About this RNA: The part of an RNA shown here (small-subunit ribosomal RNA, 5' domain) has 541 nucleotides and comes from an uncultured prokaryote. It matches the Rfam family "Bacterial small subunit ribosomal RNA". RNAcentral holds the full RNA, with entries from ENA. The prediction has a mean pLDDT of 81.
[in-house]
Context: one part of a larger RNA
RNA sequence: GAACGAACGUUGGCGGCGUGGAUGAGGCAUGCAAGUCGAACGAGAAAGCAGCUUCGGCUGUGAGUAUAGUGGCGAACGGGUGAGUAACACGUAAUCAAGCUACCUCCGAGACCGGGAUAACUACGGGAAACUGUAGCUAACCGGAUGGCCUUGCUGAGUCUCCUGACUCUAGCAAGUAAAUGGUUGGGAUCCUUCGGGACCUUCUGCUCGGAGAGGUGAUUGCGGCCUAUCAGCUAGUUGGAGGUGUAAUGGACCCCCAAGGCUAUGACGGGUAGCGGGCCUGAGAGGGUGGCCCGUCACACUGGGACUGAGACACUGCCCAGACUCCUACGGGAGGCUGCAGUCGAGAAUCUUCCGCAAUGGGCGAAAGCCUGACGGAGCGACGCCGCGUGAAGGACGAAGGCCCUUGGGUUGUAAACUUCUGUCGCGAAUUAUGAAUUGCCUAAGGUUAAUAGCUUUAGGUUUGACGUAAGUUUGAAAGGAAGCACCGGCUAACUCUGUGCCAGCAGCCGCGGUAAUACAGAGGGUGCAAACGUUGUUC
Numbered sequence: 001g002a003a004c005g006a007a008c009g010u011u012g013g014c015g016g017c018g019u020g021g022a023u024g025a026g027g028c029a030u031g032c033a034a035g036u037c038g039a040a041c042g043a044g045a046a047a048g049c050a051g052c053u054u055c056g057g058c059u060g061u062g063a064g065u066a067u068a069g070u071g072g073c074g075a076a077c078g079g080g081u082g083a084g085u086a087a088c089a090c091g092u093a094a095u096c097a098a099g100c101u102a103c104c105u106c107c108g109a110g111a112c113c114g115g116g117a118u119a120a121c122u123a124c125g126g127g128a129a130a131c132u133g134u135a136g137c138u139a140a141c142c143g144g145a146u147g148g149c150c151u152u153g154c155u156g157a158g159u160c161u162c163c164u165g166a167c168u169c170u171a172g173c174a175a176g177u178a179a180a181u182g183g184u185u186g187g188g189a190u191c192c193u194u195c196g197g198g199a200c201c202u203u204c205u206g207c208u209c210g211g212a213g214a215g216g217u218g219a220u221u222g223c224g225g226c227c228u229a230u231c232a233g234c235u236a237g238u239u240g241g242a243g244g245u246g247u248a249a250u251g252g253a254c255c256c257c258c259a260a261g262g263c264u265a266u267g268a269c270g271g272g273u274a275g276c277g278g279g280c281c282u283g284a285g286a287g288g289g290u291g292g293c294c295c296g297u298c299a300c301a302c303u304g305g306g307a308c309u310g311a312g313a314c315a316c317u318g319c320c321c322a323g324a325c326u327c328c329u330a331c332g333g334g335a336g337g338c339u340g341c342a343g344u345c346g347a348g349a350a351u352c353u354u355c356c357g358c359a360a361u362g363g364g365c366g367a368a369a370g371c372c373u374g375a376c377g378g379a380g381c382g383a384c385g386c387c388g389c390g391u392g393a394a395g396g397a398c399g400a401a402g403g404c405c406c407u408u409g410g411g412u413u414g415u416a417a418a419c420u421u422c423u424g425u426c427g428c429g430a431a432u433u434a435u436g437a438a439u440u441g442c443c444u445a446a447g448g449u450u451a452a453u454a455g456c457u458u459u460a461g462g463u464u465u466g467a468c469g470u471a472a473g474u475u476u477g478a479a480a481g482g483a484a485g486c487a488c489c490g491g492c493u494a495a496c497u498c499u500g501u502g503c504c505a506g507c508a509g510c511c512g513c514g515g516u517a518a519u520a521c522a523g524a525g526g527g528u529g530c531a532a533a534c535g536u537u538g539u540u541c
Stems, first nucleotide, its partner, number of pairs: 001541004006537005013389006019382002026345003030342003035073003040070002043067001048061005080300003090224007099217003104213007112144004121136006150176006156169005182205002186201002190199003226272003233263003238260004243255003275297004279290004302323005325336004353379001355378003361375001362373004392422004402413004426482001428477005436468001441463009485530005490511003496525005506513002
């Protein structure tokens, strides 16, 4: 000199864009943060309103609505944090002939027959509660068949490869393995009908098997990046082999047996510290330091362990066990997990609102309308940072007053003020108007599909949708009015005098000042520097 997620002191007008729990991965009140689908399925209220009434009630509507339940998909994403981890965790370059992949896209083929359970509900119970037991009725569930370019084994041929081998033949033989023709829109020519509808045609979607893609994920390897030798030897599943188990898959990953190996001064093993990278800071560069915000990736979710479900988890707001802590209890037993968004206590030098909205972008579900979304979009608070603007402009005395200094002549503050003439940024008041809106839905017209003018769908036109927002912008009104401080002035280092003090009080980054004329302490006048900031402290280069 530069930089900072900074803090502290004094001061403080406005705006834009960023940024804000770095310490206790300490404890948490409260609200919200993951639901959705009736076009998968069965059940199914009430209030209100209307009518009737024997005044008990009944019927219709509300309404197949609310509501739970079964089932599907999602909940493994998104969001947070950096505790652990010195490791194939990360970065980079490769390999898998040793793998998996729901939803999405493309291609090919198919969906036959049968069976009996369980929620919701009803009845009877248990419990303080959380919750739960017994007995009776439907879609998902189970069994069998068939099948393929599927899987496995055997046989043959061909093309290849880096070895174990891969691919091809719609080659042959044997064994094994699927499904829901379900849901839905519209039609009414024909048939059936319990008059509800169904068969049938049609629209969209779903189910099963196989192949390919995209994206995702698993595994292996070369190389790279901290300190320590006051850590020198470490290792029995240890190193390798044959066989098995297990996995989506390789492998001592695990198991039985056999052999005695494996690593290490190019630092094994141990100890300390630490998430890693793109980047960021500094520097002419080489290098040094760092990893906050944003992006990629890993790990974690009260602490430790475990599996279940599932395409995917050993799962932040799922389950089970143990522990610590907190809460409820009828003492028998139960409930909980903010390292999500706000917020609270604590510790600390120190870090914000218990805000608005799904209008946009994105995500989940749904055919869609739509619903959910503390992701996100915004607003609020903090000079925490960077940037921009303003606090007026021009004229104005051989120079007011006051202050300070003085050799008493004067000098300085100082064109500074007053005064005159202007201007109108920001702020204040009034009026007015954009971008972010593209969709979706609805209406109209034309085309496609179709038996069809129905339905569905494409295009064009119209209409509808804004949290921010009493915002930004523009125009206009009045008005110099509301807007300057902080540090320093001995040398380094730009800027000097007076008074007070008297090795005292104090200053100080280094040298050093202060003991009676202190440009170094304190005050004042003046000056210098920066400026809505200026200094100090801390840390890095």